[in-house]
Context: one part of a larger RNA
RNA sequence: GAAUGAACGCUGGCGGCGUGCUUAACACAUGCAAGUCGCACGAGAACGCUUCAGCUUGCUGAAGUUAGUAAAGUGGCGCACGGGUGAGUAACGCGUGGGUAAUCUUCCCCCGAGUUGGGGAUAACAUUGCGAAAGCGAUGCUAAUACCGGAUAAUAUCUCAAGUACUCCGGUACUUGAGAUCAAAGGUGGCCUCUACAUGUAAGCUACCGUUUGGGGAUGAGCCCGCGUACCAUUAGCUUGUUGGUAGGGUAAUGGCCUACCAAGGCUGCGAUGGUUAGCUGGUCUGAGAGGAUGAUCAGCCACACUGGAACUGACACACGGUCCAGACUCCUACGGGAGGCAGCAGUGAGGAAUUUUGCGCAAUGGGGGAAACCCUGACGCAGCAACGCCGCGUGAGUGAUGAAGGCUUUCGGGUCGUAAAGCUCUGUCAAGUGGGAAGAAACCACAUGAUGCUAAUAUCAUCUUGUGCUGACGGUACCACUGAAGGAAGCACCGGCUAACUCCGUGCCAGCAGCUGCGGUAAUACGGGGGGUGCAAGCGUUAUUC
Numbered sequence: 001g002a003a004u005g006a007a008c009g010c011u012g013g014c015g016g017c018g019u020g021c022u023u024a025a026c027a028c029a030u031g032c033a034a035g036u037c038g039c040a041c042g043a044g045a046a047c048g049c050u051u052c053a054g055c056u057u058g059c060u061g062a063a064g065u066u067a068g069u070a071a072a073g074u075g076g077c078g079c080a081c082g083g084g085u086g087a088g089u090a091a092c093g094c095g096u097g098g099g100u101a102a103u104c105u106u107c108c109c110c111c112g113a114g115u116u117g118g119g120g121a122u123a124a125c126a127u128u129g130c131g132a133a134a135g136c137g138a139u140g141c142u143a144a145u146a147c148c149g150g151a152u153a154a155u156a157u158c159u160c161a162a163g164u165a166c167u168c169c170g171g172u173a174c175u176u177g178a179g180a181u182c183a184a185a186g187g188u189g190g191c192c193u194c195u196a197c198a199u200g201u202a203a204g205c206u207a208c209c210g211u212u213u214g215g216g217g218a219u220g221a222g223c224c225c226g227c228g229u230a231c232c233a234u235u236a237g238c239u240u241g242u243u244g245g246u247a248g249g250g251u252a253a254u255g256g257c258c259u260a261c262c263a264a265g266g267c268u269g270c271g272a273u274g275g276u277u278a279g280c281u282g283g284u285c286u287g288a289g290a291g292g293a294u295g296a297u298c299a300g301c302c303a304c305a306c307u308g309g310a311a312c313u314g315a316c317a318c319a320c321g322g323u324c325c326a327g328a329c330u331c332c333u334a335c336g337g338g339a340g341g342c343a344g345c346a347g348u349g350a351g352g353a354a355u356u357u358u359g360c361g362c363a364a365u366g367g368g369g370g371a372a373a374c375c376c377u378g379a380c381g382c383a384g385c386a387a388c389g390c391c392g393c394g395u396g397a398g399u400g401a402u403g404a405a406g407g408c409u410u411u412c413g414g415g416u417c418g419u420a421a422a423g424c425u426c427u428g429u430c431a432a433g434u435g436g437g438a439a440g441a442a443a444c445c446a447c448a449u450g451a452u453g454c455u456a457a458u459a460u461c462a463u464c465u466u467g468u469g470c471u472g473a474c475g476g477u478a479c480c481a482c483u484g485a486a487g488g489a490a491g492c493a494c495c496g497g498c499u500a501a502c503u504c505c506g507u508g509c510c511a512g513c514a515g516c517u518g519c520g521g522u523a524a525u526a527c528g529g530g531g532g533g534u535g536c537a538a539g540c541g542u543u544a545u546u547c
Stems, first nucleotide, its partner, number of pairs: 001547004006543005013393006019386002021351001026349003030346003035077003040074002048065008084304003093229008103221002108217008116150001118148002125140006156181011186209006195202003230276003237267003242264008279301004283294004306327005329340004357383001359382003365379001366377004396426004406417004430488001432483005440474001445469004450464004491536005496517003502531005512519002
């Protein structure tokens, strides 16, 4: 000199864009942060309102409506994403480059083949039992795209036989033949061309969505390997599933991953083992660079979710707002037993030099569910607080000498603050007030027009074109115009040398200053104050840290 997620002191006008618990991975009151689908399924209220009846005149009952609505339940998909934190980890964790002929991949896209015929339950519900509660049973009824057999089935999987190609000689891919194994679910809309009753509906047909199976793609993930990745030798030896083999188990998959048997190996001065510290990277800061330091915000990866362990479900978890067990802590209890997990967003206490609102909205972007309308979304978009940082603007401009008054100083002549002020002439940024007032919105969807496809069909449905309509948290914000008005807006540090900037008074080795040198003991440009000056400026200094 530059820099910071900074803090402290003094001061403080406005705006834009960012940033904001670095400490206790300490404990948490309260609210919200993951739901959705009635076009999978069975069932299904109440309040209220209207009408009527009865009479005890303000109550009872019935019907309709509320409403196939609410809230529950079965089922599907999602909850493994998004969001937080950095405790652990010196490691194939990360970075980079490869391998997978050792692997999986819901939803999505393309292509092929199907979607047949049955069965038994169960929740909800009703009746009932136990319990303070959390909750747990018993009996009876019922549905499904829930569950379970059967049929059919391949270029799927497995076994056997034969052959071809490639090969890292371990195998892999393909072809042919034989055998074995494995599937499904319906829903909604429309129409009668064919059949039945003869109205229109049912079987049926048809469209869309779904479902089963196979191949390919896309995306995501698992595993393996080369190289790189902190300090200590005042850590020199470490290792028994240890190192390798065979066989088996397990996994989507290789492998001591696990087990049995066999062999005795494996690592190490190019630093094993042990200890300390630490999430890694793109990057960030500094520097001419080489390098050094660092890893907040943003982005990628990893790990964790009160502490430790475990599995279940599932395409994916050994799962932050799931389950079970143990522990610590907190809470409820009828003492028998139960409930909880902010390192999500706000917020509270504590710790600390120190870090914000218990805000608004799903309008946009993105995500989950749904055919859609739509619902959910503390992701996100915004607003609030903080000079915490960067950037921009302003606090006026021109003129004005009697060089006014006043302050300071003086060699008493003067000098200086100083064109500075006043005065005169202007301007109108910001702030204030009044009026107008956005872009961010286009989709989805609805309605209308037209075209194409499917089809028996001019129906429905699907796709596309055109037009109209609907939707804004921010926000009456940005911005624009007008009104009046120099009016409301400057401080902080320093002035011996380094280092830009000097004098007077006070003090008298005292009080004090200080980054280094040092200053102060009666003329202190170094202490304290005044005047003056210098440097930065809505900031200026100090402290801490890095280069």

A computed fold for a 547-nucleotide part of an RNA from a metagenome, annotated as small-subunit ribosomal RNA, 5' domain.